[in-house]
Molecule: transfer RNA
Organism: Candidatus Moraniibacteriota bacterium
RNA sequence: GGGUCCAUAGCUCAGCGGCAGAGCGCUCGGCUCAUAACCGAAUGGUCGCAGGUUCGAUCCCUGCUGGACCCA
Repeated sequence: GGGUCCAUAGCUCAGCGGCAGAGCGCUCGGCUCAUAACCGAAUGGUCGCAGGUUCGAUCCCUGCUGGACCCA
């Protein structure tokens, strides 16, 4: 220098056009002599940034930033 992939909740990830979800975690409650486990409830996000397309974008297109890998 060229190419491929990834970026969504505190963490691990789903969602791939119709105003975003799960598990774990954190908080409260139940159970227990108590703790853990277990059960219930609550808690969570400018979907990396900036534009474009569209009635409508996490999703499609372009650029940028960061990360992983391959070629030279």